This is a predicted structure of a 509-nucleotide part of an RNA (large-subunit ribosomal RNA, domain I) from Gallaecimonas xiamenensis 3-C-1.
Context: one part of a larger RNA
RNA sequence: CGUACAGGGUGGAUGCCUUGGCAGUUAGAGGCGAUGAAGGACGUGCUAAUCUGCGAUAAGCAUUGGUGAGGUGAUAAGAACCGCUUGAGCCAAUGAUUUCCGAAUGGGGAAACCCACUUGCAUAAGCAAGUAUCUGUAUCUGAAUACAUAGGGUGCAGAGGCGAACCGGGAGAACUGAAACAUCUAAGUACCCCGAGGAAAAGAAAUCAAUUGAGAUUUCCUCAGUAGCGGCGAGCGAACGGGAAAGAGCCCAGUGUGUUUAUCAGUGGUUGGUAUAGUGGAAGGCUCUGGAAAGUGCCGCGAUACAGGGUGAUAGCCCCGUACACGAAAUGCCAAUCAUUGUUGCACACGAUGAGUAGGUCGGGACACGUGGUAUCUUGACUGAAUAUGGGGGGACCAUCCUCCAAGGCUAAAUACUCCUAACUGACCGAUAGUGAACCAGUACCGUGAGGGAAAGGCGAAAAGAACCCCGGCGAGGGGAGUGAAAUAGAACCUGAAACCCUGUACGU
Numbered sequence: 001c002g003u004a005c006a007g008g009g010u011g012g013a014u015g016c017c018u019u020g021g022c023a024g025u026u027a028g029a030g031g032c033g034a035u036g037a038a039g040g041a042c043g044u045g046c047u048a049a050u051c052u053g054c055g056a057u058a059a060g061c062a063u064u065g066g067u068g069a070g071g072u073g074a075u076a077a078g079a080a081c082c083g084c085u086u087g088a089g090c091c092a093a094u095g096a097u098u099u100c101c102g103a104a105u106g107g108g109g110a111a112a113c114c115c116a117c118u119u120g121c122a123u124a125a126g127c128a129a130g131u132a133u134c135u136g137u138a139u140c141u142g143a144a145u146a147c148a149u150a151g152g153g154u155g156c157a158g159a160g161g162c163g164a165a166c167c168g169g170g171a172g173a174a175c176u177g178a179a180a181c182a183u184c185u186a187a188g189u190a191c192c193c194c195g196a197g198g199a200a201a202a203g204a205a206a207u208c209a210a211u212u213g214a215g216a217u218u219u220c221c222u223c224a225g226u227a228g229c230g231g232c233g234a235g236c237g238a239a240c241g242g243g244a245a246a247g248a249g250c251c252c253a254g255u256g257u258g259u260u261u262a263u264c265a266g267u268g269g270u271u272g273g274u275a276u277a278g279u280g281g282a283a284g285g286c287u288c289u290g291g292a293a294a295g296u297g298c299c300g301c302g303a304u305a306c307a308g309g310g311u312g313a314u315a316g317c318c319c320c321g322u323a324c325a326c327g328a329a330a331u332g333c334c335a336a337u338c339a340u341u342g343u344u345g346c347a348c349a350c351g352a353u354g355a356g357u358a359g360g361u362c363g364g365g366a367c368a369c370g371u372g373g374u375a376u377c378u379u380g381a382c383u384g385a386a387u388a389u390g391g392g393g394g395g396a397c398c399a400u401c402c403u404c405c406a407a408g409g410c411u412a413a414a415u416a417c418u419c420c421u422a423a424c425u426g427a428c429c430g431a432u433a434g435u436g437a438a439c440c441a442g443u444a445c446c447g448u449g450a451g452g453g454a455a456a457g458g459c460g461a462a463a464a465g466a467a468c469c470c471c472g473g474c475g476a477g478g479g480g481a482g483u484g485a486a487a488u489a490g491a492a493c494c495u496g497a498a499a500c501c502c503u504g505u506a507c508g509u
Stems, first nucleotide, its partner, number of pairs: 001508009015494001016458002020429002022426007029418002031162002039101003042055003046078001049075003061095007070082003106115003116131006133159009166197001167195004177184001181231001207214002218245005228236002249410003252354001254350006264342013278326003284299003288295001300317002302306001308320003359383008369395001390405005445452002465493001468480004
């Protein structure tokens, strides 16, 4: 040095586990905000730090209800205390307090800071309230300029900002595809802006249909990848009809008469339900192995409860629970009913029937439909009717026939979504997986910035976390002793693969 075997070191794969994720189901909730939000800064303890909670009344204050013998949140022990039925602590509801920044709103500003004015009270410091802008409304004033108007002041009411997706509207790409590219496509998508709601939008036919008829809207299945559109390329792509879900219709554009309070909205009461704490809740012992029994053996019991979790291994009967039954002083929500306020309803008669509109021309856009033979809808410019003896549509256009009544408005449900709450589920993951994040993670760190963005889980049943002794630098590390079932479970801690590094033995050279 090589080969073989064995034993170590290193390393952290694998197995097992799960505090965390992922995807859903069923319900709830669908907003918060000038009564100052979301999000923060700084404080706050016996406390130096961080997290959590809270706000100078600062891990908290008050009231009401529940629970209750133990408490003073966590890392995290200790100290010092509180309470024990005369009720601490904890849970729930309603209140109080709630520094400073932030729409931030008295002015300013390099956010968490600086500087004010007015009024009231105290008068020594000071305390309290108000003072932004816009809109609406009421009112007082008031120029050039006579009346006026602009402008100015004041009172009252509202708005402003944030929020995951869903919705309506405005504006609107390119990459890409067409195997290049220009019409086209991607796509009315992404991005941006405005606005609203728990849904939004749409909606009670100037609709379809076709010689029979249907009867608002929305959504789904189908019709159908059909009819069509299309450098007839790439591609785009209906409707009628049929079947389902859900179902609901109304008002104004007016006068008279009669009669009388339906509907809707707000407020208050009563009743019921429900949400926000909770309460009761069945039934097992011995033996053996073992560190430990829930395992083995034997004999029992409960079950409207054998869902699930925990307990020193695998527990219906040990614990928490579960089935089932019960419970609210207070507040919210829903429903019914009553009262009250506002809005008037019904019947009859006579009337009325939405004009710079419909339509037209030119130019665009939307319709599955790219201007085409192109109807229909919409409108930037220019025009411009009839008015029920009337008008629109039925895919150029005309006639006949059929059908409907535009140019005013409201309308639940079926539909879309999930930042959030609760319960439950998984031929979902199990720490290089699953969220980026199981762990103090949008952290550390990087970047001027927009922004980018990690790694990192596991001793043991219980800390019983190794008193004491020895070597050593009052070390690091180790050897004894002790704990433990186990310490090759010793905190660099479950298991502990491989690469890699050694040691021992045997053989070879």
It matches the Rfam family "Bacterial large subunit ribosomal RNA".
Taxonomically the source falls in Gallaecimonas xiamenensis (Bacteria, Pseudomonadota, Gallaecimonadaceae, Gallaecimonas).
Model confidence (mean pLDDT): 88 of 100.